[in-house]
RNA sequence: CAAUCCUCUGCGGGAGAGAUCGACCCGAGUCGGCGCCGAAGGAGCAACCCCCCGGGAAACUCUCAGGCACAGGUACCGCAGAAGUAGG
Repeated sequence: CAAUCCUCUGCGGGAGAGAUCGACCCGAGUCGGCGCCGAAGGAGCAACCCCCCGGGAAACUCUCAGGCACAGGUACCGCAGAAGUAGG
């Protein structure tokens, strides 16, 4: 000096699924039941590596959690910034 790496922040884009049934209730709220969604998070596995143990990815799978009017948020994408580091 500095990343195409990691983390964080800001802006923009950004889905899916019952405004279901019952009770309480002003209610779109709370509780319970049934039915669903997968893109917060979490978990599982292939090839491959490995003597065993084990390691090992996801937008795949599961649905613990979360969610199923609007809103908000979300993985992911783009841009910008900050710090750190690989490196020069």
Predicted 3D model of an 88-nucleotide RNA (Glycine riboswitch aptamer) from a Microthrixaceae bacterium. Of the family's consensus pairs, 90% are formed in the model.